[in-house]
RNA sequence: CACCGACAAGAGCAAACUACUCGAAAGCGUAGGGCGCAAAGUCACCGGCCUGAAAAUGGUAGCGGGACUGCCGAA
Numbered sequence: 001c002a003c004c005g006a007c008a009a010g011a012g013c014a015a016a017c018u019a020c021u022c023g024a025a026a027g028c029g030u031a032g033g034g035c036g037c038a039a040a041g042u043c044a045c046c047g048g049c050c051u052g053a054a055a056a057u058g059g060u061a062g063c064g065g066g067a068c069u070g071c072c073g074a075a
Base pairs, nucleotide, nucleotide: 004073005072012037013036017032018031019030020029022027035062041068042067043066045065046064047063048060049059050058
């Protein structure tokens, strides 16, 4: 340095659900909450899925791949 990931240490994120807000919807945001997460950090580039009569110039990064970045350290 790359891989890897402990019943290690210290931190971090936050599913369902509830309240409020935004939105046609999917869903987003804030607060509570805590199922889980070693990238559950960021990005819709590729595939998937969701909404929609349809088109995505909509949504999903906690569906997979990819790109970029990052804490700790045993085997």
c-di-GMP-I riboswitch aptamer from a Candidatus Eiseniibacteriota bacterium, 75 nucleotides, folded computationally. Taxonomically the source falls in Candidatus Eiseniibacteriota (Bacteria, Bacteria candidate phyla). Rfam family: c-di-GMP-I riboswitch aptamer. Its family is annotated with cyclic-di-GMP binding in the Gene Ontology. Of the family's consensus pairs, 94% are formed in the model.